[in-house]
Context: one part of a larger RNA
RNA sequence: GGCGUACGGGGGAUGCCAGGGCAUCGACAGGCGAAGAAGGACGUGGUUUGCUGCGAUAAGCGACGGGGAGCUGUAAACAAGCAUCGAUCCGUCGAUUUCCGAAUGGGGGAACCCGAUCAUGAGAACCAUGAUCACCCAGUAAUGGGGGCAAUACCCGGGGAAUUGAAACAUCUUAGUACCCGGAGGAAAAGAAAUCAACCGAGAUUCUGUGAGUAGCGGUGAGCGAAAUCGGAAUAGCCUAAACCUCUGUCUAUGUUACAGCAUUGCGGCGCUGUAGCAGGGGUGUUGUAGGACUCACGGGUGUAGCGCAAUAUACACCGCGGAGUUACCAAAUGUCAUGAUAGUAGAACUGUUUUGGGAAAGCAGACCAAAGAAGGUGAAAGUCCUGUAAACGAAAUCAUAGACAUCUCCGGUGAGUAUCCUGAGUACCACGAAACACGUGUAAUUUUGUGGGAAUCCGGGGAGACCACUCUCCAAGGCUAAAUACUCGUCGAUGACCGAUAGUGAACAAGUACCGUGAGGGAAAGGUGAAAAGUACCGGGGGACCGGGGUGAAAUAGAACCUGAAACCGUAUGCCU
Numbered sequence: 001g002g003c004g005u006a007c008g009g010g011g012g013a014u015g016c017c018a019g020g021g022c023a024u025c026g027a028c029a030g031g032c033g034a035a036g037a038a039g040g041a042c043g044u045g046g047u048u049u050g051c052u053g054c055g056a057u058a059a060g061c062g063a064c065g066g067g068g069a070g071c072u073g074u075a076a077a078c079a080a081g082c083a084u085c086g087a088u089c090c091g092u093c094g095a096u097u098u099c100c101g102a103a104u105g106g107g108g109g110a111a112c113c114c115g116a117u118c119a120u121g122a123g124a125a126c127c128a129u130g131a132u133c134a135c136c137c138a139g140u141a142a143u144g145g146g147g148g149c150a151a152u153a154c155c156c157g158g159g160g161a162a163u164u165g166a167a168a169c170a171u172c173u174u175a176g177u178a179c180c181c182g183g184a185g186g187a188a189a190a191g192a193a194a195u196c197a198a199c200c201g202a203g204a205u206u207c208u209g210u211g212a213g214u215a216g217c218g219g220u221g222a223g224c225g226a227a228a229u230c231g232g233a234a235u236a237g238c239c240u241a242a243a244c245c246u247c248u249g250u251c252u253a254u255g256u257u258a259c260a261g262c263a264u265u266g267c268g269g270c271g272c273u274g275u276a277g278c279a280g281g282g283g284u285g286u287u288g289u290a291g292g293a294c295u296c297a298c299g300g301g302u303g304u305a306g307c308g309c310a311a312u313a314u315a316c317a318c319c320g321c322g323g324a325g326u327u328a329c330c331a332a333a334u335g336u337c338a339u340g341a342u343a344g345u346a347g348a349a350c351u352g353u354u355u356u357g358g359g360a361a362a363g364c365a366g367a368c369c370a371a372a373g374a375a376g377g378u379g380a381a382a383g384u385c386c387u388g389u390a391a392a393c394g395a396a397a398u399c400a401u402a403g404a405c406a407u408c409u410c411c412g413g414u415g416a417g418u419a420u421c422c423u424g425a426g427u428a429c430c431a432c433g434a435a436a437c438a439c440g441u442g443u444a445a446u447u448u449u450g451u452g453g454g455a456a457u458c459c460g461g462g463g464a465g466a467c468c469a470c471u472c473u474c475c476a477a478g479g480c481u482a483a484a485u486a487c488u489c490g491u492c493g494a495u496g497a498c499c500g501a502u503a504g505u506g507a508a509c510a511a512g513u514a515c516c517g518u519g520a521g522g523g524a525a526a527g528g529u530g531a532a533a534a535g536u537a538c539c540g541g542g543g544g545a546c547c548g549g550g551g552u553g554a555a556a557u558a559g560a561a562c563c564u565g566a567a568a569c570c571g572u573a574u575g576c577c578u
Base pairs, nucleotide, nucleotide: 001577002576003575004574005573006572007571008570009569015563016528017527020499021498022496023495024494025493026492027491028490029488030487031149032148039100040099041098042055043054044053046078047077050074051073061094062093063092064091065090066089070082071081072080105114106113107112115133116132117131118130119129120128121127135146136145137144138143154185155183156182157181158180159179165172169219195202196201206233207232208231209230216224217223237480238479239478240424244283245282246281247280248279249278251277252276253275254274261270262269263312264311265310266309267308268307288458290423291422292421293420294417295416296415297414298413300319301318302317303316304315305314321412322411323410324409325408333407334406335405336404337403338401339400340399341398342397344393345392350366351365352364353363355362367384368383369373375387376386377385429453430452431451432450433449434448435447436446439465460475461474462473463472464471515522516521535562538549539548540547541546
C1' cells in the first nucleotide's frame, strides 16, 4: 500500500408521516368603490424584531344573541390583571377607522408640501379645531350619476398579426386565433318568422345527440366544412309607431256680413271662444286565413258633467262580474307566515385481567349499542374513553327566496259591413367596391354596407340558392323577454387506482420572503427530539466549545447539528498478501 472483518466519523438516500398542495363534484356567491374601494405606508402591546389583529377609542369600544370556566394571539417567561354580578371565545348589528391610493382644494419624487372660504374658540390679527372647495354627463336649479379595482375566467362589440401548414411560395392556411381598445352581467348574447319546408307540413331563441367528416367549398392543393330532419334539455310570450278620438301650447298662419266653433237635434244665447299646421301628453291599436282605424247593431247597475231648456249620445267615477301581477308581458309597494344562510344544542352502548409492555386501544374472558361499525384523537391497533357520526332540534339581529297568503296594484266585450284611411323611406332594391354566410366571384341566391342612384303602399311587399312563370310561404326597414348554456378570484361540504418534501403550488417553514436587476422582471433553499420537556440538577476536566460521570426517559448511537440513517468519502483496530 491492497483486499477483508469489526467499530466509528461524514452524508442525508430510503421507509414511515401530515395543520401543505392538485383535481373533480354538489350547494352558495358572483362583486367592491366619492358614505372614499382594491392595495399599501406609518403607527398600535407593560416588556415586542417578524407575522396576525386593530387605527390616535389603535391584539381593541358598544348593543343584541350563543356559550359556560377559564382567560390576557403567534409565544415561552416575568410583571400586572380580568372572570359564575358570566370573562376569554363564536355570530349579527353598530361606533371609531391616521396618511397614501380613482384620490378629487392646489402641487408632488405615493404615504409629503402649500392653500382659499365659512363657522366655533369672549376672536380684529395670529393660532387652534371643524366643515366645504377636482373634472365630465344630465338638469333652470336643488340635486343625481360617472371615474378606479377585481378571476377582467366566462360574454358582446370595434380593430387585428405573424411564426406555422401547403414538405418552396403569392390565393389559401394558421385565424377572425394571439394581442389592443370599449362595454356589461351573474350570466352575456340570441329570441317570438318579410323563418324553414316542399305541395306533406312545422311553428321564437339557446344548448345537446344525430344527420356527418355527409352535401358542398378548395392554387379542386394543403385544408375548410354546413343545414333541414329526427331524439333530448328547457319552455313564455309581449309592448310600441301609424290611422282615429281627445287635452295642452306666451309656437306658426288665418280669423269673414256669422258661413268655422260652443257633443248631436230643436228653440234661444255667446262671439278671437275657433280653424289649419306643428310639437308634446293621454286613449285606441299591433297582424298575414291579413289586421286595425272607421260605420252600424247588441252592451250589467248607480251617480256626475257641459252656455240655458227638452231629448239623445258621450266621457268620467263608484259598485258588480271576470282576468292578471312584481323576471318580460303597463306598473310600484307593504306585511305575515314558511324555507334557508350567518353562532349553536343534544346525541346510544364495556368491563375484568398478577398476559405482554414504559404505555393497552393488542391477547384472553364475558357483555352491550346500532337510523350511530364515516373519520380523527387518546403513551401500540377503541362501534361502546374523547371529539364526533346517524336520526333530531335551534336565532334577539342581519340577509336570501322564480315559496304561500293578505293588503295592494293593473286590465276588460261581441258580431256584421268594406266606401275611405293606416300598417315603421333615403328604407327595400339596383350598379360599383368590400365583408359575413361551410360557400375563395363562382350559375351565387341570402345578410351587412363605403360611393352613386332610388320604389311600392294591400289590386301591396319579401322569400323558396342566377333569372322567369306557376305554386307555396311569410309581412322587413321600432323595442322588451325567464329557463335550459359558459365560467370560477371566492365560501361551505364531499370525493380521489392524485402528490408525499429534488414530489405536490414558486411557496407544508418569516414565500412572491431572502437574494439578483437602474427597471420591466427574475426568484430560491429550508419539514420530523419525545407519549410527555420530564430539554440533563449536581460533581469533575477545560479559557471555552465541549467531554467524562450522574440524573430524566421505554429508548439519549431519541440531547435539540435531535425519527429511520443507504452510498460516495475519511478514519481506528485487526487477519491475510506484498
Molecule: large-subunit ribosomal RNA, domain I
Organism: Leptospiraceae bacterium